[in-house]
RNA sequence: CGACCCGGUCAGGCGAUCGCGGGCGGUGUCUGCAGUGGCGCCGUCCGAGGAAAGUCCGAACAGCACAGGGCAGGGUGCCGGGUAACGCCCGGCGGGGGCGACCCCAGGGAAAGUGCAACAGAAAUGAUACCGCCGCGCCGCCCGGCUUGGGGCCGGACGGGGGGCGGCGAUUGGCCGCCCCGCGCGGUAAGGGUGAAACGGCGCGGCAAGAGCGCACCGGCGGUCGGGUAACCGGUCGGCCAGGCAAACCCCACCCGCUGCAAGGCCAAAUAGGGGAGGGACGACGCGGCCCGCUGACCUCCCGGGUUGGCCGCUGGAGACGUCGGGUAACCGGCGUCCUAGAUAAAUGAUCGCUCAACGACAGAAUUCGGCUUAUCGACCGGGUCGUCGA
RNA sequence: GGGCCCGUAGCUCAGGGGUUAGAGCAGGGGACUCAUAAUCCCACGAUCUGGGUUCGACUCCCAGCGGGCCCC
Numbered sequence: 001c002g003a004c005c006c007g008g009u010c011a012g013g014c015g016a017u018c019g020c021g022g023g024c025g026g027u028g029u030c031u032g033c034a035g036u037g038g039c040g041c042c043g044u045c046c047g048a049g050g051a052a053a054g055u056c057c058g059a060a061c062a063g064c065a066c067a068g069g070g071c072a073g074g075g076u077g078c079c080g081g082g083u084a085a086c087g088c089c090c091g092g093c094g095g096g097g098g099c100g101a102c103c104c105c106a107g108g109g110a111a112a113g114u115g116c117a118a119c120a121g122a123a124a125u126g127a128u129a130c131c132g133c134c135g136c137g138c139c140g141c142c143c144g145g146c147u148u149g150g151g152g153c154c155g156g157a158c159g160g161g162g163g164g165c166g167g168c169g170a171u172u173g174g175c176c177g178c179c180c181c182g183c184g185c186g187g188u189a190a191g192g193g194u195g196a197a198a199c200g201g202c203g204c205g206g207c208a209a210g211a212g213c214g215c216a217c218c219g220g221c222g223g224u225c226g227g228g229u230a231a232c233c234g235g236u237c238g239g240c241c242a243g244g245c246a247a248a249c250c251c252c253a254c255c256c257g258c259u260g261c262a263a264g265g266c267c268a269a270a271u272a273g274g275g276g277a278g279g280g281a282c283g284a285c286g287c288g289g290c291c292c293g294c295u296g297a298c299c300u301c302c303c304g305g306g307u308u309g310g311c312c313g314c315u316g317g318a319g320a321c322g323u324c325g326g327g328u329a330a331c332c333g334g335c336g337u338c339c340u341a342g343a344u345a346a347a348u349g350a351u352c353g354c355u356c357a358a359c360g361a362c363a364g365a366a367u368u369c370g371g372c373u374u375a376u377c378g379a380c381c382g383g384g385u386c387g388u389c390g391a
Numbered sequence: 392g393g394g395c396c397c398g399u400a401g402c403u404c405a406g407g408g409g410u411u412a413g414a415g416c417a418g419g420g421g422a423c424u425c426a427u428a429a430u431c432c433c434a435c436g437a438u439c440u441g442g443g444u445u446c447g448a449c450u451c452c453c454a455g456c457g458g459g460c461c462c463c
Stems, first nucleotide, its partner, number of pairs: 001387010012355007020047011049362001053373002056371005061260004068292004073256005078092005093107001094105004108251002113249002115245002130192002132188007140158001142156006161181008200218002203215003219241001221238007264312004274303006286294002319338008392462007401416004409446001419433004439455005
């Protein structure tokens, strides 16, 4: 210098004017006065984000038995730690990728059971033999005789699976060897071929040919020893071996009651607590489904009406920042400082000047936190890797 | 603001791990007819997007995008 990796910070800045939401203080006006409230004015202070988003997880809080039992259902899934809790985070283990810094992994159980595997292939899990390799064999029909029959034995004639070559022998009958092809029985799973996947891989020995059949190495499983809190790692011994899918049902372990601030409570206003149908002390309704249990008088639907205002919940909190200590880290503890939006049609913007290379990315709180995920123009800081050049 | 459900041809729907995603209507071409309609034949046309699990995904899982319904 170039190409990258990891962690973190910022999200234009300053000034002026106008405008908006909220808190506090003052003041004008409305009702006869005060208080309170409404509508204004003045001063002062504060006023969106790292994701406020998606609503994907976990909690706080509230209501329903002060939230109870079982079944069903849902979620999570290596080990240890952190935390209020988590599916989050940190550290480690195992596997995979990258030359490397480093990154990724829903990563329990397939020797409990059930299920699935299209097409191709002989065969898709206690299955199977297509080609191939090896061994053995290609003995039937007719006539006569013996035997009690089925059937067997003996003799004779024809014939010796098909073909080629060679030798012997000989004259038309053969014997032996080799090669090619065919059929039958048996052995085999080394090789070929199919497939995403073929009951370990590879080599040597062995064998008729082969095979964990034997042996060495490697993978896997089980026992044992050592290290480690553990996941796991290493050594040694053994029998040779047990396929894949659980983001298929399932099994195991752990966790989960449901609903959500439009939760829920209070005040004010309003009115027809009206009409019809049905259920209910033989227990309705309610506590997400079913059963139990609890409670104990109303409930459901249709028609017809009224109000659709205000206050609380509502922001000071598992809070932020700084520093010290513990811990590899996530995080925890002590001390100090600070207050940092609370609207209900919903507030942050507009104009101008200066400045930076760039008038700028994604984007706007709605009960509140802890996470994850997604969107995001760029700028800066710290640590590290690889390559090239120079000293 | 909160909760729930859905996404397949232009439209309405099937298919629930397996070879080439199917049907009706619409649109295009052809046949029949003097012509149109009806009828018959033919082809075209799609799994919302990205990633993962699996030999294999419309289907199972995760994330995003779009749409619909409910609440006092």
The prediction has a mean pLDDT of 77. Predicted 3D model of RNase P RNA and transfer RNA as a complex of 463 nucleotides. It holds a member of the Rfam family "Bacterial RNase P class A". By type it is a ribozyme.